[in-house]
Context: one part of a larger RNA
RNA sequence: GCCUACGAGUUACUCCUCUUUAGCAAGGUUAAUCCCAAUAACAGGGAGAAGCCGAAGCGAAAGCGAGUCUGAAUAGGGCGUUUAGUUAGAGGGGGUAGACGCGAAACUUAGUGAUCUACCCAUGGUCAGGUUGAAGUCCCGGUAACACGGGAUGGAGGACCGAACCAUUACACGUUGAAAAGUGUUUGGAUGAACUGUGGGUAGGGGUGAAAGGCUAAUCAAACUAAGAGAUAGCUCGUACUCCCCGAAAUGCAUUUAGGUGCAGCCUCGAGUUAAGUGUCAUAGAGGUAGAGCUACUGAUUGGGCUAGGGGGCUUCACCGCCUACCAAACCCUGACAAACUCCGAAUGCUAUGACAUGUUUCUCGGGAGUGAGGCAGUGGGUGCUAAGGUCCAUUGCCGAGAGGGAAACAACCCAGACUAUCAGCUAAGGUCCCUAAAUAUAUGCUAAGUUGAUUUAACGAGGUCUGAUUGCUUUGACAGCUAGGAUGUUGGCUUGGAAGCAGCCAUUCAUUUAAAGAGUGCGUAACAGCUCACUAGUCGAGCGAUCGGGCAUGGAUGAUAAUCGGGCAUUAAGCAUAUUACCGAAGCUAUAGAUACUGACGUUUACGUCAGUGUGGUAGGGGAGCAUUCCAGUUGCGCUGAAGGUGUAUCGUAAGGUAUACUGGAGCGUCUGGAAAAGAAAAUGUAGGC
Numbered sequence: 001g002c003c004u005a006c007g008a009g010u011u012a013c014u015c016c017u018c019u020u021u022a023g024c025a026a027g028g029u030u031a032a033u034c035c036c037a038a039u040a041a042c043a044g045g046g047a048g049a050a051g052c053c054g055a056a057g058c059g060a061a062a063g064c065g066a067g068u069c070u071g072a073a074u075a076g077g078g079c080g081u082u083u084a085g086u087u088a089g090a091g092g093g094g095g096u097a098g099a100c101g102c103g104a105a106a107c108u109u110a111g112u113g114a115u116c117u118a119c120c121c122a123u124g125g126u127c128a129g130g131u132u133g134a135a136g137u138c139c140c141g142g143u144a145a146c147a148c149g150g151g152a153u154g155g156a157g158g159a160c161c162g163a164a165c166c167a168u169u170a171c172a173c174g175u176u177g178a179a180a181a182g183u184g185u186u187u188g189g190a191u192g193a194a195c196u197g198u199g200g201g202u203a204g205g206g207g208u209g210a211a212a213g214g215c216u217a218a219u220c221a222a223a224c225u226a227a228g229a230g231a232u233a234g235c236u237c238g239u240a241c242u243c244c245c246c247g248a249a250a251u252g253c254a255u256u257u258a259g260g261u262g263c264a265g266c267c268u269c270g271a272g273u274u275a276a277g278u279g280u281c282a283u284a285g286a287g288g289u290a291g292a293g294c295u296a297c298u299g300a301u302u303g304g305g306c307u308a309g310g311g312g313g314c315u316u317c318a319c320c321g322c323c324u325a326c327c328a329a330a331c332c333c334u335g336a337c338a339a340a341c342u343c344c345g346a347a348u349g350c351u352a353u354g355a356c357a358u359g360u361u362u363c364u365c366g367g368g369a370g371u372g373a374g375g376c377a378g379u380g381g382g383u384g385c386u387a388a389g390g391u392c393c394a395u396u397g398c399c400g401a402g403a404g405g406g407a408a409a410c411a412a413c414c415c416a417g418a419c420u421a422u423c424a425g426c427u428a429a430g431g432u433c434c435c436u437a438a439a440u441a442u443a444u445g446c447u448a449a450g451u452u453g454a455u456u457u458a459a460c461g462a463g464g465u466c467u468g469a470u471u472g473c474u475u476u477g478a479c480a481g482c483u484a485g486g487a488u489g490u491u492g493g494c495u496u497g498g499a500a501g502c503a504g505c506c507a508u509u510c511a512u513u514u515a516a517a518g519a520g521u522g523c524g525u526a527a528c529a530g531c532u533c534a535c536u537a538g539u540c541g542a543g544c545g546a547u548c549g550g551g552c553a554u555g556g557a558u559g560a561u562a563a564u565c566g567g568g569c570a571u572u573a574a575g576c577a578u579a580u581u582a583c584c585g586a587a588g589c590u591a592u593a594g595a596u597a598c599u600g601a602c603g604u605u606u607a608c609g610u611c612a613g614u615g616u617g618g619u620a621g622g623g624g625a626g627c628a629u630u631c632c633a634g635u636u637g638c639g640c641u642g643a644a645g646g647u648g649u650a651u652c653g654u655a656a657g658g659u660a661u662a663c664u665g666g667a668g669c670g671u672c673u674g675g676a677a678a679a680g681a682a683a684a685u686g687u688a689g690g691c
Stems, first nucleotide, its partner, number of pairs: 001691006011097003015094010027053003033047004057064002067079004100238002103235001107228006118202009127192001129161003132157001136153006165189003170185004204220001206216003241626006251264005265371002267368006277358009291344001292342002298338002303333003307328001309327002311324004374399010404415003419594004424590003430584003433568003439581001441580006452570002460555002464552010481539005487512003492506003518533001522531002595616010627680001629677006636670003645664008
């Protein structure tokens, strides 16, 4: 991992409540117990009013009573009064019990453990070999005597090296191991606080601990065993056959509350009520949002004018006075701002009334819930960075609980809401060269960048190219090119070492000759020189410039596979733009056949048939109808001429399932009507066994 078996809403209660079936009914009913017959079953018949519920309530009570309490009240108010209960069966829910099942860590009580290990006690045992050479002693030297020196001897030490023994430093292997801690190499101690045998002691909030929360029998921040005990678990997981109808919520308030719960909201089932509900239009309203405005307030505010006040300057002994490209209130002109500004002011939405449409969608009461983590997208906002797949509201849609087609793939985007079947048709979004169903469609432009072809891009730059508008020059010859000229006063004046068109300053930047030529456009020189431009003529012969827009391209443009338009590939496209006609394309719509729910009509065989209409996606969840298993009562059948079970096949039913038959098997098993449950497994890191 698979297979087989087992495995979770049960049972009790003279508890509460609702529904339903039956009996009786202003009443209903017996319990224990006793008697009778008798049995699968405390199931049947009879006796037994003890007791219980109901028919009257109100008040704390005395008490009064269709009323009563409060109160001074004959007021007002609270609770009642205008009949339906009760007993039994079944079912939904609640309560008390383990209460759908499994699951803690823990707590308490009573015991068992020191054969492992920690420490201690008693009594034993073990430590190859080698090295070093303390004290003391003796001899010699030495001293006044000591001291001291030398040589021998001696054999100390938590001394040294190193086996056994003890430990386990580093690395490798091992890691479903040879081993629930080892092996190999290496390493520390190895006469000591050493190691070790045997016997004994200390016991669970206790021991022991050269102290690591270590060890206390592979168990330790409180051992193990049994019991309380099915502790408790607002937590996790699991919870078993089928079909049909409806179908949520992730919100508000509160909560030692935030992943729980209560009430409300939203769902479902039953009963009732009848006028509501919803949409459109019309009419009448309330309101202060969007917008707008501000010389209409509050505040904020650009420039100018005018002008109080202040600053500065001048004047003066002082006063007065004058000026001001200084600051500036109020006022005027001008421009413009506001969630907590408003002289104004929509659209929507909301309320009311009426008409029309729709056709049970509304509301009330009662039984049962689930939900109370929501998410994304569009729009209006707060917060944040006008960041976030961020966060908090409002509103709509969708996902959640929604399949199908499109977007390559892709909960939420676009289209569209799946009762079943069909090798029928039409469309939506989106598409039509090939992958790939359908146009290598039509018409006209644009793009040259593979731009683009369904995922990025800006400021800024640019004689890319197409196009629109305005404007200038032009056959009296434009624009570009080529040929020629481009001069003189003069080296203008000043400045300067120099300044001659060209460092700088100045300016009636003049005048002359001219077709034209600046007191000079740029390069250049130390200064000149030199080159060139403006300007002019000739040549040539038709368009040439400037400005402002628009379209498509271009640079800006940086990421890890050659690495992507989904791919191949595509250039008067298979790209982009505009227009048009075909076609493809979904579970949409239609067609044909069928099933089922509700409503209505008709018919009857009274719970069925026919017709018509509207439906039939679905999680949590509510409701309904069934299938199968075991046993029981009644009923009626089958079986050694082969029951149950098993393996195939065929067939019937919307499904759970049913039936028939062949082989196997070898002794029991069904139908129908009821009843009762140890009543359905794929999941619980489920339990046991097998492989």
Model confidence (mean pLDDT): 83 of 100. Large-subunit ribosomal RNA, domain II from a Bacteroidales bacterium, 691 nucleotides, folded computationally. It was read from a public genome assembly. Taxonomically the source falls in Bacteroidales (Bacteria, Pseudomonadati, Bacteroidota, Bacteroidia). It matches the Rfam family "Bacterial large subunit ribosomal RNA". Rfam links the family to the GO terms structural constituent of ribosome and ribosome.